[in-house]
RNA sequence: AAAUGGCAAAACCAUCGCGAGGUGGUGACGCAAAGCCGAGGAUCUCGAACGAGAUGGCCAGGUUACCGAA
Numbered sequence: 001a002a003a004u005g006g007c008a009a010a011a012c013c014a015u016c017g018c019g020a021g022g023u024g025g026u027g028a029c030g031c032a033a034a035g036c037c038g039a040g041g042a043u044c045u046c047g048a049a050c051g052a053g054a055u056g057g058c059c060a061g062g063u064u065a066c067c068g069a070a
Base pairs, nucleotide, nucleotide: 006031007030011026012025013024014023015022016021029057035063036062037061040059041058042055043054044053045052046051
């Protein structure tokens, strides 16, 4: 380089949650770890506050891994 596959943003529908958002379906904007782990920074929600939560497709970290020419 090429190939087989993988994941699935927004939006819409259903449903759960006070909320941020979660889950399922449709759907593909993207992703070479957008696999897995935790939650350090960041952002966001609830709350008068202590505090309690959410995201991880924002940035870092740990760990494992497919194909493959030169």

c-di-GMP-I riboswitch aptamer from a soil metagenome, 70 nucleotides, folded computationally. It matches the Rfam family "c-di-GMP-I riboswitch aptamer". From the family's description: GEMM was predicted in a large-scale screen for bacterial structured RNA regulatory elements.